RNA sequence: GCGGGUGUGGCGCAACGGUAGCGCAACAGCUUCCCAAGCUGUGGGUUGCGGGUUCGAAUCCCGUCACCCGCUCCA
Repeated sequence: GCGGGUGUGGCGCAACGGUAGCGCAACAGCUUCCCAAGCUGUGGGUUGCGGGUUCGAAUCCCGUCACCCGCUCCA
């Protein structure tokens, strides 16, 4: 330099163009003499970044950044 993959709450992952969810963690409540476990609930995201297409984009297109894998060239 070329090709491919990944990027989404604190963490791990879903969501094949139609209001972004799940688990764990956190917080609150219930339960208990207390703790843990269990049960119920709550908050937390403008989907790496910038543009474009579309009535509508996490999803499609372009650019860009970071990480991973492979290939190639030069020194």

Notes
Model confidence (mean pLDDT): 81 of 100. Transfer RNA from Pyrinomonas methylaliphatogenes, 75 nucleotides, folded computationally. It matches the Rfam family "tRNA". The sequence is in RNAcentral, with records from ENA.